[in-house]
RNA sequence: AAGAAUGUUUUCUAGGGUUCCGUGGUGAAAUUCCAGACUGGUCCGAGAGAAAACACACAGUUUUUCUGUGACACGGAGGGACAAAAGCCCGGGAGAU
Numbered sequence: 001a002a003g004a005a006u007g008u009u010u011u012c013u014a015g016g017g018u019u020c021c022g023u024g025g026u027g028a029a030a031u032u033c034c035a036g037a038c039u040g041g042u043c044c045g046a047g048a049g050a051a052a053a054c055a056c057a058c059a060g061u062u063u064u065u066c067u068g069u070g071a072c073a074c075g076g077a078g079g080g081a082c083a084a085a086a087g088c089c090c091g092g093g094a095g096a097u
Base pairs, nucleotide, nucleotide: 007054008053009052010051011050012049015044016043020041021040022038023035024034025033056070057069058068059067060066072092074095078090079089080088
């Protein structure tokens, strides 16, 4: 100076907002209107959070599939989706080391 790899799915959590429900307010009433600087249910949800299953690689093994290991990971701005937002997606990206 240049370059590669670091699996998939599910459930959940941190977190996130406001379609629906609920809640609070409003209104004479209505299938009204307002509120997410409303605890919440539904909902979204992590590469750098958790667990499980499967797959793959390597090692071991009583030969039958079983056991073990699979590390590390600082990070914008901006843009995008759904009702909306986000540790979602672009993205283990730019950049930094």
The prediction has a mean pLDDT of 78.
The RNA shown here (Guanidine-I riboswitch aptamer) has 97 nucleotides and comes from Allobacillus halotolerans.
Of the family's consensus pairs, 96% are formed in the model.